[in-house]
Parts: sequence; C1' cells; structure tokens
RNA sequence: CCAGCUGGUCGGGUGAUUGCUGCUACAAGUGCUGAAAGGCCGUAGCGGAGGAAAGUCCGGGCUCCAUGGAAACACGAUGCCGGAUAACAUCCGGCUGGGGAGGUGGGUUCGCUCACCAACUCAAGGGACAGUGCAACAGAAAAUAUACCGCCGUAUUUAUACGGUAAGGUUGAAAAGGUGGGGUAAGAGCCCACCGCGCGAGCAGCAAUGUGAGUGGCAUGGUAAACCCCAUCGGGAGCAAAACCGAAUAGGAAUAACGCGCUGGAAGUAAUUUCAGUAACCCGUUUUCAGGUUAGUUAUUCGGGUGGGUUGCGCUGAGGUGUUUGGUAACAAACAUCCCAGAUGAAUGAUCACCGCGUUUUGAGCUAUGUUCAAAGCCGUACAAAACCCGGCUUAUAGACCGGCUGGCACC
RNA sequence: GCCCUUGUAGCUCAGCUGGUAGAGCAGCGGUUUUGUAAACCGAAGGUCGCGGGUUCGAUUCCUGCCGGGGGCACCA
Repeated sequence: CCAGCUGGUCGGGUGAUUGCUGCUACAAGUGCUGAAAGGCCGUAGCGGAGGAAAGUCCGGGCUCCAUGGAAACACGAUGCCGGAUAACAUCCGGCUGGGGAGGUGGGUUCGCUCACCAACUCAAGGGACAGUGCAACAGAAAAUAUACCGCCGUAUUUAUACGGUAAGGUUGAAAAGGUGGGGUAAGAGCCCACCGCGCGAGCAGCAAUGUGAGUGGCAUGGUAAACCCCAUCGGGAGCAAAACCGAAUAGGAAUAACGCGCUGGAAGUAAUUUCAGUAACCCGUUUUCAGGUUAGUUAUUCGGGUGGGUUGCGCUGAGGUGUUUGGUAACAAACAUCCCAGAUGAAUGAUCACCGCGUUUUGAGCUAUGUUCAAAGCCGUACAAAACCCGGCUUAUAGACCGGCUGGCACC
Repeated sequence: GCCCUUGUAGCUCAGCUGGUAGAGCAGCGGUUUUGUAAACCGAAGGUCGCGGGUUCGAUUCCUGCCGGGGGCACCA
C1' cells in the first nucleotide's frame, strides 16, 4: 500500500436581526384575564431534543385495584453452560453445530480435487427408546415395515399359482449403515476385515462439553416456531394510572348479583349502643393463615351534566463526567466534581452573511487512467422532533474520523 | 400518549389443528333478440400487504417492517 472481516466516536460551526419556552432573583398595580378554581404581566441571569427522541417488541421503577404470606390447578413466557444486572427475550465469557476470505500439505488427465488449519460470522441450541399426531403427490413400501419389476426354488408343457429374497431397478425432501470378501438355491451383519454409528468405566473441566480403555452386529429416521413432557419465572391494569380544587345536573331510571343476618355477653325502664364468635366479600380459580370491610353495596345499560385548573412532572436519579482499584470481559467499588429540556392548540424556530465538509466543471504543477493546488456553481449537507421516568432490542440514517485481526506485495 | 383489532381476485367475504386458494357480484367472449336487459354456456383474472426464519413444503406457525379501523377523561 492492497484484499477480506470487524469494533468504536461524531453526526456541522460562527456572527447579526427577530421570535418561543422553563427556572431563579428583584420589582408591581388592588392591574389584566376567568363563572370559579386558577393563570398572566416588566428587568436581569442561567437552561432549552436524539443516537435513534421512532416502532411500542421485551424488562423494571411509579400509581391504583385495602394489604401480606403458603399450597394446588389453569394460563402465559423462557430454554446449551457459567457469569453480569434492579430485571430481561439484554450483555459478557465459554461449549457444540453450520458458513467462511484465505493459508499449508498431498494427488492430478493441469480442468480440478482431497485432508487439515483459519481472521471472522450465524444459531428460538432442553427432550423424538413418556405418550399422541402429521408426512399431500409420486412410489411396491412413509415407520408394530413392505414384494411392483427383477433374482431363486417348488408344482408344472407353457401360461400361471405358492413360497423365499431388500444384492439390483423405479419414486420421493426423506427408503431402515457403506465398501470389499466369504457364504447361499438366490440373497441378507448371516459371518469376517476396514470405515461409520450407538453404549460407555476412567480422566480433564464449576458446568455445557471434550477425550476415551472397553463393548454392541447395529430396523427403531424427520417434525416439539404440532399437541405435549421436564426445569425455571410470572397477579392485573396503566400517567387518558392516580390524588385534589372549581363549575354544572332530571342528585333520574332499568336490569343483575350479594345482602341489611344469626348466636352469646355487658350497659340502659325502653328505643338503642357496644364486645366476642359466626357468615359474606377482598381482582385467574380453589383451599388455607394473618388482616380488613359490611347496611345497603357493586357491576352494566339508558338518560343528564362538565370537558376548566393544580399536583403527579424533573433539585437528586438503578443520574452525568473524570481518575484509581478489582475482574479476560459484561460490570462492580472508592474518591472528586456537576445539576443538565419540561411543553399540553404541545416551546427549542425563522431570515441573512461567512466558513467547514462533499460533489461536479475548468485551469495549472508533478514521479500522470493517479494525485496536489487554485477558481467557479439557482449543486448537495442525511435519518428524523422529547410528552411520567429508566435499562435493552429492532428499524431508519448524507457523510466524516480513530482503531483491531487475518493474509498478500514492495522496501529496509 | 396508551390499548385492541385487521390486511386473500376490481368489490364483499370464505379457507388458517401446514400439502400449492375458492364463493357471490362486477368485467370479458359466445347463444338467444329487430336491439337492450334478463336467462343460459364458457374462459380469464391472485406477489394471499412486504421481508426473513422453522419445515421436504407456509395464506396458515414464529419474527421484523408497512398500511387501515376502533376504543379511552371526569361528575351524578
């Protein structure tokens, strides 16, 4: 320098004019707006979108369903192993199996081919001798095997019938170990050698897994993103959650469910009150323990009214930045430092000038299909805009910059 | 903002416990009629929204995008 693969960072800048929005400080009229609650007003200072703010696909915080625990069932999710984390379907490291630029060695009919290594990359990667199901068409046969052709034997003049046989043919995505020899009527792991496959003591490793003495003639394959089995995890709804303030009304009606209960004690003349037990209800269902609620309550529908404001809501978070330490890493800990958007008819904008970067054209230089410099342009400058907040994933993205690994060439 | 649902012929819909997709209407050609309609006969028309995966095989199962539709507040 080139080829292949791969990780990370940034994603325009400056100035002028003119707006928008939040907070803080000072200042203000009995000011403006509004039915009210409430909101607004001038000056100064400080702050004002993203790496994805997006899709809403996962996981949490937070709020409500009064609350908390245990067991079983149902439903759903996850799925090699170990670790990280608040948690996860995420991340890190490893294992196994695919792919793989390229490299090394062997063979060669010089076309190629075989074996090994390999940067990197992909995997929803538990279980198919617990069970059930499925495999259209084709084919003899699609999973307790099977006889269409062929081969062989018997009956027999042939034709044909019966029996044996999976070595050969035909189908298909997939056909029940492969090659060679023995053997046989013909064949066949029927027997043998080599290869393949299954089981597997021991050894290494936390584990997945690797290796493997020995052993089995070895039909028992595919599909679980089919039901299912095993292990682990999971209550539901969502900031339009939820709380408060203000205004308004026909303070209405119908249906359904459960009910205003029962027993005993105490106070009181009594009405009644109170205590204990029982009963019912308490957000998937059932059972159970603690606890809570109970005289009218809850749900749905029809009809009516309002669609205003405040909080939630960003001064404190699984927060940002930097350094050090531990760890292969994800990450964790300690110390220092910072406060950094908060709208709701939805702010963060618009116009102009200059610069940067890219691109095209023209001209010039040089070691000349390249590269450097200069000038010009109705040229281009992406994807995209917070909406309660975090951690991830996925998808979109003009262009710029900094690395890493493998291999090749040149020079020293 | 949040939640649910849906996409198959020109239109309205089936098919979705996987095996190569149909129905009605519309449109086209023919018969009938003086002509039209109706009736009868016939053929055509499909990226099953798009991409990837699982499987021998996907409209169907899983997943990522794209588009359409619907719902939600408070008070009595």
Molecule: RNase P RNA; transfer RNA
Organism: Nitratireductor sp.